This is a predicted structure of a 350-nucleotide part of an RNA (small-subunit ribosomal RNA, central domain) from an uncultured prokaryote.
Context: one part of a larger RNA
Formats: sequence, structure tokens, C1' cells
RNA sequence: CUGGGCGUAAAGCGCGCGUAGGCGGUUUGUUAAGCGAGAUGUGAAAGCCCCGGGCUCAACCUGGGAACUGCAUUUCGAACUGGCAGGCUAGAGUAUGGUAGAGGUAGCGGAAUUCCUAGUGUAGCGGUGAAAUGCGUAGAUAUUAGGAAGAACACCAGUGGCGAAGGCGGCUACCUGGACUGAUACUGACGCUGAGGUGCGAAAGCGUGGGGAGCAAACAGGAUUAGAUACCCUGGUAGUCCACGCCGUAAACGAUGUCUACUAGCCGUUGGAAGACUUGAUCUUUUAGUGGCGCAGCGCUAACGCGUUAAGUGCACCGCCUGGGGAGUAUGCCGGCAACGGUGAAACUC
Repeated sequence: CUGGGCGUAAAGCGCGCGUAGGCGGUUUGUUAAGCGAGAUGUGAAAGCCCCGGGCUCAACCUGGGAACUGCAUUUCGAACUGGCAGGCUAGAGUAUGGUAGAGGUAGCGGAAUUCCUAGUGUAGCGGUGAAAUGCGUAGAUAUUAGGAAGAACACCAGUGGCGAAGGCGGCUACCUGGACUGAUACUGACGCUGAGGUGCGAAAGCGUGGGGAGCAAACAGGAUUAGAUACCCUGGUAGUCCACGCCGUAAACGAUGUCUACUAGCCGUUGGAAGACUUGAUCUUUUAGUGGCGCAGCGCUAACGCGUUAAGUGCACCGCCUGGGGAGUAUGCCGGCAACGGUGAAACUC
């Protein structure tokens, strides 16, 4: 390089936006770059191949032919791809009316926890498999009233909803992206993918300044044990929270890239929407081009399983894989305050 692959065997970038590039609906005309046909020139000789000839044969030598699939020039063709010009509306989008939603920011709220003050009250509390450390006669635990603080929002709550992913859950206001949907009108291919690039990106961690109730790495003590740098218990600091700035990684998982078309169904379920008959309105039935889930067929698969949300059948584009270990290591480079991240070998060995 070819061929083959990427749910679980090696392999889908964590997720968007988007540059170059690749690919691109329908129709008319034109062009002739790609494409097709012809002609001319060239494509050295030798070799290969075919038909002959010469060494007794062969290897070898030798004559002729074919081939040299290429390149250049030129003539013709116009279906397809491309270019140019003009249309179209089925892709894409805009306007307009609705709908659902834990989307973001500020303010507010109640329950609980801990602490503080005061009252009642007295000897225990707490904890465990059992204990002890610990707290308590300087009055704890329990209970009542008042106050303070921080964090999280029970029930509703759901194989429920929203978001590209990470993720998002008290209430109200404000700000805002997208989705779905009704009826029309408009733009007229404006599209898909996307190397580089750029933005977002859980937790932990880092910087500066706040905050600190509960929890809790480290740490201390008590147990357990042969030991116990653990599991259990009592404490407890970073951190967890906020603002701003870094980090850029996860089993970032559906271990399944994005777009699009096609291919039996369910008297299964659920969210959203629309319409109709109607009275079921604490919601009946129907429909579909909408989202989530459960079965199952063809087909696919090594099997498990997937099965209109495909892992089926096609198309376009990107990413990635090539035996295990060494190793996501070394080295160089790039990024970072650092921690470290990205890119990423080889020797050797089985």
C1' cells in the first nucleotide's frame, strides 16, 4: 500500500461549532476540464510473449511479428461528473400562532443538623459483634423557649422531563438557547461531513480572597488481630461551599462517530402535540411526520445479542485498529504555577 475491521476480541476523538478539503436535490440551455471514439507522431535496443532459423538437443545465439496498456497533438461525441447561465421546490432555512421542560442568574422559604444563651431536670450519655477511647456533678444526654451559622432541598418523583456532552431537582422574579406543533406565506440548494483550529467539559487537584454547619483524605486515639500503617469506634485538618482564574482528565459508557434514505409488526407502555366523536373532563377514542422504554420478525452476529432509537440494507464524510509484555514508559517538542496533560518509540522478551 492492498485487503479486513472498530457494542463485549485491538479499534468511535468526552461533546459541540467550524476553516481547508471531500461529497452533494430537480430541470433547461451551453461548454468540453474529466469521460468515450478515431487519426497522426512518439513509446531506443535488448528482454518477456508468438511464429521461424542455427549449434546433434538444451541452455545459448539469431530473423520476423506482436506488445510496449503511456505521453503529446488533432478531429468528433455530449449520456454521466465538473464549469457557466437561467428556472423549480420535495433538502435546508425564515416569518406568524401555540405547547411542554431539574436550561442559567438573583432574591426568598421551611424541615433537619451543629453551636450559643436561658429554663426544667439528674446520673449517666454515646458507641459496638462485644468493648474501650470520648462526653458528663464545672450539671451532660433528654426536654422547652430564644438566637446564630453553613450546606442540602424530604414528600411530589416516575425504565418522567430538559440539554451537544459534562450535567441539571424547594419557591418567585429576571435572562436565555433549543425542541415539538397548527395553519399559511416567503427565500430558493443557502446542504452533509469536517484534517488543522476554536469553545464547552464530572470529580479530584492548583492560585488569590472569602466561608466553614454537616461530612471527611491526611493525622491522633480506642478496638480487632500473630501483626493491623486496614475493615469497626471516638475525634479531626485539607477539601467539600462562594467569587475570579487555572487544570482538561474519567468505566467522559449506549464501552455503539455524525448526516441521510430504505426494510413486517404489537388489543404493549410512557412524555409532548394535534384533530374528531362527544360527556368520559380527576379524560373516552383516533391519528401521526415527535421524544423515552418494553417485546418480537426478516436480516445481521463467533456467540451473547441487535432488531424503524439497528449491531439490518445502502450512501457521504471524519476518527481509530494491526499479537502479548516492555509502555501510554523513554526521548524530543507543545501546553501547564505545579500536579501533570497531549503527541509518542525502540532495544529486549514470550